[in-house]
c-di-GMP-I-GGC riboswitch aptamer from an Elusimicrobiota bacterium, 95 nucleotides, folded computationally.
Lineage of the source: Bacteria > Pseudomonadati > Elusimicrobiota.
Its Rfam family is "c-di-GMP-I-GGC riboswitch aptamer". Its Rfam clan is "c-di-GMP_I riboswitch clan".
Model confidence (mean pLDDT): 85 of 100.
RNA sequence: UCCGAAAAAGGCAAACCCCGCGAAAGCGGGGGACGCAAAGCCAAAGGGGCUAACAAUAAGCGCAAGCUUACUCCAAGCCAGCCGUGCUACCGAAG
Numbered sequence: 001u002c003c004g005a006a007a008a009a010g011g012c013a014a015a016c017c018c019c020g021c022g023a024a025a026g027c028g029g030g031g032g033a034c035g036c037a038a039a040g041c042c043a044a045a046g047g048g049g050c051u052a053a054c055a056a057u058a059a060g061c062g063c064a065a066g067c068u069u070a071c072u073c074c075a076a077g078c079c080a081g082c083c084g085u086g087c088u089a090c091c092g093a094a095g
Base pairs, nucleotide, nucleotide: 002095003092004091011036012035016031017030018029019028020027021026034081040087041086046083047082048079049078050077051076055072057070058069059068060067061066
């Protein structure tokens, strides 16, 4: 250095619940543990997934402004616990 033990110490925390933010995906905090040897950091070379405000169209409602639903498009976001890239790091047997 690679590596990762039916080792020790320590760490993180899925689903779900509560509160807040957001149109949503989702995020933050608290509880909680399915898992994780980088589940530490950068939306992050590259790939992948998710949402869809606004607007158009159609139908319905409404005196109207407009509202609701469906669908199309899409500004812009989100996910690193989907793969992979870069950087950094605790502990320590065997090899």